[in-house]
Context: one part of a larger RNA
RNA sequence: UGACGGGGGUCCGCACAAGCGGUGGAGCAUGUGGUUUAAUUCGAUACGCGAGGAACCUUACCUGGGCUAGAAUGUGAGAGACAGGUGCUGAAAGGCAUUUUUCCGCAAGGACUCGAAACAAGGUGCUGCAUGGCUGUCGUCAGCUCGUGUCGUGAGAUGUUGGGUUAAGUCCCGCAACGAGCGCAACCCCUAUUGUCAGUUACCAUCAUUAAGUUGGGUACUCUGGCGAGACUGCCCGCGUAAGCGGUGAGCAAGGUAGGGACGACGUCAAGUCAUCAUGGCCUUUAUGCCCAGGGCGACACACGUGCUACAAUGGUGAGGACAGAGAGUUGCAAGUCGGUGACGGCAAGCUAAUCUACAAACCUCAUCCCAGUUCGGAUUGGAGUCUGCAACCCGACUCCAUGAAGGUGGAAUCGCUAGUAAUCGCGCAUCAGCCAUGGCGCGGUGAAUACGUUCCCGGACCC
Numbered sequence: 001u002g003a004c005g006g007g008g009g010u011c012c013g014c015a016c017a018a019g020c021g022g023u024g025g026a027g028c029a030u031g032u033g034g035u036u037u038a039a040u041u042c043g044a045u046a047c048g049c050g051a052g053g054a055a056c057c058u059u060a061c062c063u064g065g066g067c068u069a070g071a072a073u074g075u076g077a078g079a080g081a082c083a084g085g086u087g088c089u090g091a092a093a094g095g096c097a098u099u100u101u102u103c104c105g106c107a108a109g110g111a112c113u114c115g116a117a118a119c120a121a122g123g124u125g126c127u128g129c130a131u132g133g134c135u136g137u138c139g140u141c142a143g144c145u146c147g148u149g150u151c152g153u154g155a156g157a158u159g160u161u162g163g164g165u166u167a168a169g170u171c172c173c174g175c176a177a178c179g180a181g182c183g184c185a186a187c188c189c190c191u192a193u194u195g196u197c198a199g200u201u202a203c204c205a206u207c208a209u210u211a212a213g214u215u216g217g218g219u220a221c222u223c224u225g226g227c228g229a230g231a232c233u234g235c236c237c238g239c240g241u242a243a244g245c246g247g248u249g250a251g252c253a254a255g256g257u258a259g260g261g262a263c264g265a266c267g268u269c270a271a272g273u274c275a276u277c278a279u280g281g282c283c284u285u286u287a288u289g290c291c292c293a294g295g296g297c298g299a300c301a302c303a304c305g306u307g308c309u310a311c312a313a314u315g316g317u318g319a320g321g322a323c324a325g326a327g328a329g330u331u332g333c334a335a336g337u338c339g340g341u342g343a344c345g346g347c348a349a350g351c352u353a354a355u356c357u358a359c360a361a362a363c364c365u366c367a368u369c370c371c372a373g374u375u376c377g378g379a380u381u382g383g384a385g386u387c388u389g390c391a392a393c394c395c396g397a398c399u400c401c402a403u404g405a406a407g408g409u410g411g412a413a414u415c416g417c418u419a420g421u422a423a424u425c426g427c428g429c430a431u432c433a434g435c436c437a438u439g440g441c442g443c444g445g446u447g448a449a450u451a452c453g454u455u456c457c458c459g460g461a462c463c464c
Stems, first nucleotide, its partner, number of pairs: 007464007015454002019417005026309008034300002042050002061295007074119002078114003084099006102111003122284002125282003131278002133273003136269001138267001143182006149158003162173003188261004193229007202219003207216002232255001235249001236247004298436001311410001315369007328357002332351002336347004376407001381402007423446007
């Protein structure tokens, strides 16, 4: 000077408390450990993570079959179009045989393919404790520093401490300090109000018209998206030297950072990543490289994490009725109609999209069930199918019939959340042939309870 203390003081945070809903018990999904295995590829301290899609491919792993200047790039003596068809062998890759055959040209050559020798390759092999880049974390916590001056022999201190105040080293006052920088805030994007400009594919008040904003017509309204306005403690009252604080004060769509997002200081953890990529060194070179078939990454006594579905009547089932937003679509989204109980199949309008395509569900009304392991719950299993795809045995999703397990609200413990939030309800997208999506990222519908307070638990900031 820091760090630490079961030292003190001050303060903050869903940290506790007050509440609401979960996890921990069950079944299943998924990840991890362990075990097993020819292999269950690797990494992570993490654990629905890399992976925003493991049947083949991916794929890095294993077994087996092959290649050795190689699967890819350049130079290359030399040779020829390449490609394709047929036959033999093979699980395939490949090998052998046979058949067929160029293009552009300024006429020099060029394009493309094969190719000996050689230079050069290749490596998801090791080292993240050799590194770059990127990222996590403390933490969106309020801190971290510098110049000059002053003090101290010096390490250093001061400034940055003190009194107030703030979400904030935010601002005010004071002060041997005076200033400044990186952070905070603001500038950026979205949402909430409105003016203006614009009016198609959007909208429909007035006038006609229709089954229907369908058509004529109109741009008022809604909406869309450019440019603006608007919020600043600006005004009022009280307190205060000030900064500022309080106000069921005004006005306002919005009030004190309006609500979200992006944005992450100096640094810490030799944190993570050599498997995105790049890269030093080391190792390998008829193999630790490359091609292929099959298998594995999906195993299963068990343990843990994260989720989904439930245990029911605030419910299940049947019938009828209503209301979104944001995205996506030509190898696509598909209305409609026909066949099928259905998944789906046949035909097919429209749409390169404010034009066409997709039943929102919870909700409301009526009926039924009558508290049971049930008309709850749906695992598991048998049979029959649909679709994708060369191919669903290992190892896909979905449909129908049958089957109908555990489960009656969960021990110790533990997690999330302060408002359009929690809870609950459905919809969409990326990846993608299909899908193991209950995951991730978004979107809207319905819509709470509670916060006395800071003694305590956890984390953090400042001073002694």

The part of an RNA shown here (small-subunit ribosomal RNA, 3' major domain) has 464 nucleotides and comes from a metagenome. Model confidence (mean pLDDT): 82 of 100. The full RNA is in RNAcentral, with records from SILVA.